[in-house]
RNA sequence: AGAGUUUGAUCCUGGCUCAGAACGAACGCUUGCGGCAGGCCUAACACAUGCAAGUCGAGCGGACAUGUUUAACAAACAUGUUAGCGGCGAACGGGUGAGUAACGCGUAAGAAUCUGCCUUAUUCUACAGGAUAACGUAAGGAAGCUUACAUCAAUACUGUAUAAACCUGUAUCAGGUAAAGAAUUGUAAAUUGGAAUAAGAUGAGCUUGCGUUAGAUUAGCUAGUUGGUGUGGUAAAGGCUCACCAAGGCGAUGAUCUAUAGCUGGUCUGGGAGGACGGUCAGCCACAUUGGGACUGAGACACGGCCCAAACUUCUACGGAAGGCAGCAGUGGGGAAUAUUGGACAAUGAGCGAAAGCUUGAUCCAGCCAUGUCGCGUGAGUGAAAGAAGGUUUAAAACUGUAAAACUCUUUUGUCGGUGAACAUAAUGAUAGUAACCGAAGAAAAAGCUCCGGCUAACUUCGUGCCAGCAGCCGCGGUAAUACGAGGGGAGCUAGUGUUGUUCGAACUUAUUGGGCGUAAAGGGCGCGUAGGCGGUUGGAUAAGUUAGUGGUUAAAGCUUGAAGCUCAACUUCAUUAAAACUGUUAAUACUGUCCGACUUUGAGCUUAAUGGGAAUGAGUGGAAUUCCAAGUGUAGAGGUGAAAUUCGUAGAUAUUUGGAAGAACACCGGAGGCGAAGGCGACUCAUUAUGUUAGGUUGACGCUGAUGCGCGAAAGCGUGGGGAGCAAACAGGAUUAGAUACCCUGGUAGUCCACGCUGUAAACGAUGAAUGCUAAUUGUUGAGUAACUGAAGCUCUAAAUGAGUUUCAGUAAUUGAUAAUACAGCUAACGCGUUAAGCAUUCCGCCUGGGGAUUACGAUCGCAAGAUUAAAACUCAAAGGAAUUGACGGGGACCCGCACAAGCGGUGGAGCAUGUGGUUUAAUUCGAAACAACGCGCAGAACCUUACCAGCUCUUGACAUUUUAGGUCCGCGGCUUCUUGAAAUGGAAGUCAUCAUGGCCUUUAACAGGUGCUGCAUGGCUGUCGUCAGCUCGUGUCGUGAGAUGUUUGGUUAAGUCCUAUAACGAGCGCAACCCUUGCCUUUAGUUGCUCAAUAUGAAGCUCUCUAGAGGGACCGCUAACGACAAGUUAGAGGAAGGAAAGGAUGACGUCAAGUCCUCAUGGCCUUUAUGGGCUGGGCUACACACGUGCUACAAUGGUGAUUACAGAAAGUCGCAACGCCGCGAGGCUGAGCAAAUCUUUAAAAGUCAUCUUAGUCCGGAUUGCACUCUGCAACUCGAGUGCAUGAAGUAGGAAUCGCUAGUAAUCGCGGAUCAGCAUGCCGCGGUGAAUACGUUCUCGGGUCUUGUACACACCGCCCGUCACACCAUGGGAGUUAGCUUUGUUUUAAGCUAUCGCAAACGCGAGUAGUAAUAGCAGGGUUGAUAACUGGGGUGAAGUCGUAACAAGGUAGCUGUAGGGGAACCUGUGGCUGGAAUUUUA
Repeated sequence: AGAGUUUGAUCCUGGCUCAGAACGAACGCUUGCGGCAGGCCUAACACAUGCAAGUCGAGCGGACAUGUUUAACAAACAUGUUAGCGGCGAACGGGUGAGUAACGCGUAAGAAUCUGCCUUAUUCUACAGGAUAACGUAAGGAAGCUUACAUCAAUACUGUAUAAACCUGUAUCAGGUAAAGAAUUGUAAAUUGGAAUAAGAUGAGCUUGCGUUAGAUUAGCUAGUUGGUGUGGUAAAGGCUCACCAAGGCGAUGAUCUAUAGCUGGUCUGGGAGGACGGUCAGCCACAUUGGGACUGAGACACGGCCCAAACUUCUACGGAAGGCAGCAGUGGGGAAUAUUGGACAAUGAGCGAAAGCUUGAUCCAGCCAUGUCGCGUGAGUGAAAGAAGGUUUAAAACUGUAAAACUCUUUUGUCGGUGAACAUAAUGAUAGUAACCGAAGAAAAAGCUCCGGCUAACUUCGUGCCAGCAGCCGCGGUAAUACGAGGGGAGCUAGUGUUGUUCGAACUUAUUGGGCGUAAAGGGCGCGUAGGCGGUUGGAUAAGUUAGUGGUUAAAGCUUGAAGCUCAACUUCAUUAAAACUGUUAAUACUGUCCGACUUUGAGCUUAAUGGGAAUGAGUGGAAUUCCAAGUGUAGAGGUGAAAUUCGUAGAUAUUUGGAAGAACACCGGAGGCGAAGGCGACUCAUUAUGUUAGGUUGACGCUGAUGCGCGAAAGCGUGGGGAGCAAACAGGAUUAGAUACCCUGGUAGUCCACGCUGUAAACGAUGAAUGCUAAUUGUUGAGUAACUGAAGCUCUAAAUGAGUUUCAGUAAUUGAUAAUACAGCUAACGCGUUAAGCAUUCCGCCUGGGGAUUACGAUCGCAAGAUUAAAACUCAAAGGAAUUGACGGGGACCCGCACAAGCGGUGGAGCAUGUGGUUUAAUUCGAAACAACGCGCAGAACCUUACCAGCUCUUGACAUUUUAGGUCCGCGGCUUCUUGAAAUGGAAGUCAUCAUGGCCUUUAACAGGUGCUGCAUGGCUGUCGUCAGCUCGUGUCGUGAGAUGUUUGGUUAAGUCCUAUAACGAGCGCAACCCUUGCCUUUAGUUGCUCAAUAUGAAGCUCUCUAGAGGGACCGCUAACGACAAGUUAGAGGAAGGAAAGGAUGACGUCAAGUCCUCAUGGCCUUUAUGGGCUGGGCUACACACGUGCUACAAUGGUGAUUACAGAAAGUCGCAACGCCGCGAGGCUGAGCAAAUCUUUAAAAGUCAUCUUAGUCCGGAUUGCACUCUGCAACUCGAGUGCAUGAAGUAGGAAUCGCUAGUAAUCGCGGAUCAGCAUGCCGCGGUGAAUACGUUCUCGGGUCUUGUACACACCGCCCGUCACACCAUGGGAGUUAGCUUUGUUUUAAGCUAUCGCAAACGCGAGUAGUAAUAGCAGGGUUGAUAACUGGGGUGAAGUCGUAACAAGGUAGCUGUAGGGGAACCUGUGGCUGGAAUUUUA
């Protein structure tokens, strides 16, 4: 100090989460020792038992015990003990935090007070008196305890005297008020007490300033209340109390009420400012079961005192009594949770005492607890190491790991033994036989917890398979999980460690330091203005703020700093400092304040003049249009729409003409032009009012802002009364539609209009509060304006002029108000803003703090209502959001291309058949392929084989590969032939042939073989597709915070990102093109099997031609012209075999589709192993109601049939092609010349031509079926092809829809080949004949470039809204029910106090008295909580229903206030906004 998380990526805003520190903690696992500290946070719940406050005999009289004297047990004396009277203490010490928001606390002051014991000073301490307890006698009672009689004492009580001092009064005086003795001694004296007074010290009471939690959904509170006079009362001021008088007092600077809380020194955290907390220690306060009360006393309204009441507990003989752990231990209870019924008064303190001393659960110690913190230990060295064993893992290896073992050492802690403190000084030691020291043995007795996906240090194997589970956030898990569980390994901390909880920090995420508000949350709709805040220039005074010095206080402890003492540390001790704050005092006077002045002023006002305007209100006037009414003309339609219909019209509409009525709105001008605070304002005229600007004059800071308040405030809506033409929510009808509660159409009511009231809201927007100052420029528009300049016109002067002066108008320029555009600096997350700031500054107000819940609920105020204003919480999510980027998409735009459309030709879709697929069927109908890009596809050819499928039979180291264990054969194995079993595989037998010894074979063991089994979503390779589309990128540079952009865009051009040009880009790569092949022309070389070559054959000769196949040439916009920008290039022409890529092919960029293929092959993982492997026979892949794709053949005359006849190309051939010849109607058969091919063969080409048929289901068409054959092949039934004869189905040109093709192309015609024993309508090739059309790019489809919008990024097959249904959750209302708190009135009054009365020597005692009075009862009020039938909306929930509202022009632009309507999103009216695309147009 930061990090993770919104996105495809980016920047920002913004929340959530994490890393740190801390704790009176708790829980899980674990645990060796010591020091120091800490230890009921919950029930201020209830308490058994013991202890926690006594002491004094030197105040008093007794009693008892012991002793002395004594004859004595009498008496006296001494010592000791102590029940009672008496004194002091018990108001301290100890506990707790319920109450208390307060002079309670903190701090600083004050005056009207008291103060036992203590200190100082002064004075006094005289005389008298009557009682009483104890003891004794007696009585009552269960007990507590009580009563009567008698006797006696005091430092107990009372009276008298005195009065230094004090108090009162009529003030040189008068009156009033005290006391106690004791012990020691032979006495005196001294000591100690007693009384009074004056002081001090200490302690306490009272008063005041300031500070001290939250809520305004608590705004008014108060009747002794506020003040005065007097009375009473108190230690003391005072409404503290009472009588009378006055009507005050407090409060937005927050009264009252409600909730919460003891306050502080301090503690934790933080860089600080702050925030949170107030346990231990210390100061103060309050309380002592609950409530009230006084007594005693110096001090209490009293924790271990009293009285009364209440609740609870205990005892009881039922008549009455007793009690108060929030003292120390301890018990129960509550709780996640907190200790011993210990020792000692040795120390430090406290009480009493003259003292010794006694008492002290204060205190000092010990015990328990890892609760915290500090310290130590659990060993050290070497090390067979070519790395033991075990574990994990690997292809080998490796890791654990010098780790262990082993050897050599050490002994802190612990154990045992011994010595033995300090705290105490002359004595006294609980702690304690402790700390410490010495010695002995011996590595011995001593390590865990969490984590290992990122944040965050640390990785692998197995198991699991969206299961089990993890998780602080993001998230992990659906068969290869570094995220779950386990193992191994590793990381962190360490006697602990992790989790949970809480606080601060991180969080500048409440912002004083230190944030924001155009679009992210956030400027009030606008003005006026009160309080408040802030305030121009200048002089003086003052000294409140401010600044400086100085005094007092700020307890101690703590913190900081420096030392010291415990071995160190924690801990403890000593010393020291500062700051802040409060309060005095002295000084300073710049600024602020206050007071007194000044300003020929710059802010502000007033006034005069000029001038501007849709500024406001009221009254009046006008024309155009719509509708209606009346009349005329006139006839069949009109109207309306995408198209229609509802509607109007022969009862005369629409149209047209004239006249009249009514209401509302004001065309053109009109403009990012004007005015107004905003809302808003538009015909003309008048009246009244307000206002801006400029220039003079005047006042002289009079100002700015503005909570509460007051006023204005579009549209809709409400009330009352008018008005009502048009328009038009609702409503009705017609359409559209799957539906259409909508969009469209026809009607139509509120309303829209006026008057008077109400409402008070809008995207009331510049989404930008008001005011002031400062900070580059440029260009408009609209006002003002000058004693400046120019021009025009007029007037005057002059004899006249081109001279002079003056008036008006127009323009220019300086100045100035308002309003717009561009842009520098600057700002901004960016977009953008930019003198009209969102820049730089100042003042004041308003508002914001994650999304949803929620423009909500409850409460309150306002309103006639609708509703408005104010305004939460529970719960839930990890995002929601802004700007910009790249894509993709759009029923957005522009440009361009393509057999994409159009123009044409021919098809498919209808029929029959072939073939593939789906479906169905089946024992099996093997598997794959699925829009384009599956479907004559894998399959270039399923009768067996193929074959993967099914049934049955059969084999198990296997049909195939490499090894291996043991044994056998010591020769066989194998091939061929024959026989035999069986469906075959298999098994058996016989014969024969040849060959081989580092080998083969048989049996056996173990590794393994095998798998067309699964996963193409684990993969390689190959392939399809967009697409032969023109694109896809990089380096350097530049721009941008960045993602990215630029380059690659512009203008042309091209088939092309092809080229040129412009240009912050310059270059380059993969693609394009070219290089390659084929065809077309020419030359040349070479001529056999070719050619010359003929009717044919043979031979010879030749290579001109054809042809073959080698090498060259040829085409490049090269030439001319035009266009173009002097470019690239395009168009036309010439020449040429070929002309603008000559034609065709091969060639497929970056990538997309988790596209296809594990069944070509290869391959990870999983599965199988007498089977999912191997072999065999038979069957199936050929099924058949049906649906689809691709084809063939047709429906006929451009044809069928018959006859006749010429011309190809390419390819293939020895397991072959096969001529000629003969036989057969034919398929074919027999024979076998030639040819391993320019030689021989397939080989015959067919469309053509001629004749006939004459429009018919035919001489078309050939399916189907019967019979008879041919060929291949072990085999033709399931299930081949072909032939002949016979049979002769559908079909007469094909609905919606849809396919191919642009020239040697379509169409049409035949030929060949691969596969192949046989099987071709398929596929791959070949040539013959040989068209039509293209205006063109509006539309359909696909693609490319640029641009635009976007809420999409799995990218429109996207996203997404609401009702309904289901489950769960929290919450509002709710007839009520219930509990608490508080309050008013009234009734009842206990104890006590006061008053009164009576009695009494005194203290005092008594009372059917009066007042006050806790509690309790009754009747209400307020407030808070719990609960409730039913009910409202809200939230959450992988795959429910209905629609499709929003995002693109989202298919009717959206949003918005308001009103109505509707299953639901929503629709419609009215007004507003741009946070709408697009078009037109200007600067």

This is a predicted structure of a 1483-nucleotide RNA (small-subunit ribosomal RNA) from Candidatus Hodgkinia cicadicola. Its Rfam family is "Bacterial small subunit ribosomal RNA". Rfam links the family to the GO terms structural constituent of ribosome and ribosome. NCBI's taxonomy places the organism under Bacteria, Pseudomonadati, Alphaproteobacteria, Hyphomicrobiales, Candidatus Hodgkinia. Its mean pLDDT, the model's own confidence on a scale to 100, is 82.